Predicted 3D model of a 108-nucleotide RNA (Guanidine-I riboswitch aptamer) from Meridianimarinicoccus aquatilis. The model forms 100% of the base pairs in the Rfam consensus. Its mean pLDDT, the model's own confidence on a scale to 100, is 83. The source organism's lineage runs through Bacteria, Pseudomonadati, Rhodobacterales, Paracoccaceae and Meridianimarinicoccus.

RNA sequence: UGGCAGGGCACUUAGGGUUCCGCUUCCACAAGGAAGGUCAGGUCCGAGAAGGGCCGCCCGCGCGGCAAAUUCCGCGACGGUACACGGCGGGCCAAAAUCCCGGGAGAG
Numbered sequence: 001u002g003g004c005a006g007g008g009c010a011c012u013u014a015g016g017g018u019u020c021c022g023c024u025u026c027c028a029c030a031a032g033g034a035a036g037g038u039c040a041g042g043u044c045c046g047a048g049a050a051g052g053g054c055c056g057c058c059c060g061c062g063c064g065g066c067a068a069a070u071u072c073c074g075c076g077a078c079g080g081u082a083c084a085c086g087g088c089g090g091g092c093c094a095a096a097a098u099c100c101c102g103g104g105a106g107a108g
Stems, first nucleotide, its partner, number of pairs: 007055003011051002015045002020042002022039001023036005056081003061076005083103001085106001089101003
């Protein structure tokens, strides 16, 4: 100087709201109804720049297959899978969001 892995899937969390449940207040004789997320809860949504997991990928190493192999095919365990500032606006669902557009625009 040039080149070569950094991908996928759920789960969980930070965070988020309010369909449903619960809770609170009010109405009602009651059954039940209304309002409240300015209710620390359950369900629910949920991260590129959060976490671990599984798969994948990369690097050599070992073993096996084939007439043969550093080269092709398969298996195994170890290691690696880095870095990462960021709107406005729009979109989804009941709704909102550190969700999606988006590792985008832009900045550096």

Notes
Rfam family: Guanidine-I riboswitch aptamer. Rfam's curators write: This family represents a conserved RNA structure found upstream of the ykkC and yxkD genes in Bacillus subtilis and related genes in other bacteria. Gene Ontology term of the family: regulation of gene expression.